[in-house]
Context: one part of a larger RNA
Molecule: large-subunit ribosomal RNA, domain IV
Organism: Chthonomonadales bacterium
RNA sequence: CUCUCGUUAAGGAACUAGGCAAGUUGACCCCGUAACUUCGGGAUAAGGGGUGCCCUCGGAGGUGUACGGAGUAAGCGCCGUAUGCGUCUGGGGGUCGCAGUGAAGCGGCUUGAGCGACUGUUUACCAAAAACACAGGUCUCUGCGAAGCCGAAAGGCGACGUAUAGGGGCUGACACCUGCCCAAUGCCAGAAGGUUAACAGGAGAGGUCAUCCCUUCGGGGGGCAGCCUUGAAUCGAAGCCCUGGUGAAUGGCGGCCGUAACUAUAACGGUCCUAAGGUAGCGAAAUUCCUUGUCGGGUAAGUUCCGACCCGCACGAAUGGUGUAACGACUUGAGCGCUGUCUCAACGAGAGACUCG
Numbered sequence: 001c002u003c004u005c006g007u008u009a010a011g012g013a014a015c016u017a018g019g020c021a022a023g024u025u026g027a028c029c030c031c032g033u034a035a036c037u038u039c040g041g042g043a044u045a046a047g048g049g050g051u052g053c054c055c056u057c058g059g060a061g062g063u064g065u066a067c068g069g070a071g072u073a074a075g076c077g078c079c080g081u082a083u084g085c086g087u088c089u090g091g092g093g094g095u096c097g098c099a100g101u102g103a104a105g106c107g108g109c110u111u112g113a114g115c116g117a118c119u120g121u122u123u124a125c126c127a128a129a130a131a132c133a134c135a136g137g138u139c140u141c142u143g144c145g146a147a148g149c150c151g152a153a154a155g156g157c158g159a160c161g162u163a164u165a166g167g168g169g170c171u172g173a174c175a176c177c178u179g180c181c182c183a184a185u186g187c188c189a190g191a192a193g194g195u196u197a198a199c200a201g202g203a204g205a206g207g208u209c210a211u212c213c214c215u216u217c218g219g220g221g222g223g224c225a226g227c228c229u230u231g232a233a234u235c236g237a238a239g240c241c242c243u244g245g246u247g248a249a250u251g252g253c254g255g256c257c258g259u260a261a262c263u264a265u266a267a268c269g270g271u272c273c274u275a276a277g278g279u280a281g282c283g284a285a286a287u288u289c290c291u292u293g294u295c296g297g298g299u300a301a302g303u304u305c306c307g308a309c310c311c312g313c314a315c316g317a318a319u320g321g322u323g324u325a326a327c328g329a330c331u332u333g334a335g336c337g338c339u340g341u342c343u344c345a346a347c348g349a350g351a352g353a354c355u356c357g
Base pairs, nucleotide, nucleotide: 001352002351003350004349005348006347007346008345010343011342014341019338027051028050029049030048031047036041038173052095053094054093055092056091057090058089059088060087062085063084064083065082066081067080068079069078096100101105108336109335110334111333112332113331114330115328116327120132121131136171137170138169139168140167141166142165148157149156150155174323175322176321177320179253180252181251184250185249186246187245188244189243190242193241194240195239200234204230205229206228207227208226211222212221213220214219254272255271256270257269258268281315282312293309294308295307296306297305
């Protein structure tokens, strides 16, 4: 010097990103216990007091022995007296130590805010959380050989269930609520018209060619049947176009200019665009760039925190909005207690380090 422990004057978070770590608290009995609340909780809230040993006086059960009593057919149980044992518990007195849950084991507490209702689950081996799940809510599919899923199939799960059932999506206890837009995309319904495949259809065209015609005898031209190639009109479903509906479907929810008898602001007006222009509630927020916004609170001093304001760069209503008792090894602010975290270090113990082997 390193590690693991122990103690420490005065101070007591001044340490630090942060009380990280360490310490405080701790058991049982008695007293006492707030806001808030879903009336269950909160609560061991908080905050106090007591605890050893000896003597003595009680109280309440249990149990052994002996005797007696009433009852009974008997067994047995019941009651009383005497004498023991043991348990729980209360009062009074005394006594020892610094200290009596004398060691060990054994909650520090309070308070503001955010998020998530809760108990649970998770990254085996860097993340335990605000993530996942959840009960509850809602939409949608499914009439039973169900939908959905596994499987070339048979078959199986669903389910030996039957819409108070089963599958899928979103949201996430509870309370109050959940606004406007169906233009786009999706889904549902519709069937008049337009478009539209294979198939059917076969107008027409072509190849070959019996044979015919011409010939300078080399060849050239026309062309039936058959075979082959191609092929127009016409017919032709769903879908798409189309007509409606639908948001707890995917999603979206404006701009400019002017205006009130100080100023400022604009209830009001004008205009452009849109499918419709963000309602309630919340708001510098886990969301605010400018920003350490401004004001208030807390501190001697506060980029954090709390309460407001609203100029929301870029909140907003089941990708839920706003609250909320209880809960949390969650995140964040403050305080009390307590401490070697620190001012600032010291000493002690053990194991290493060092020497020999």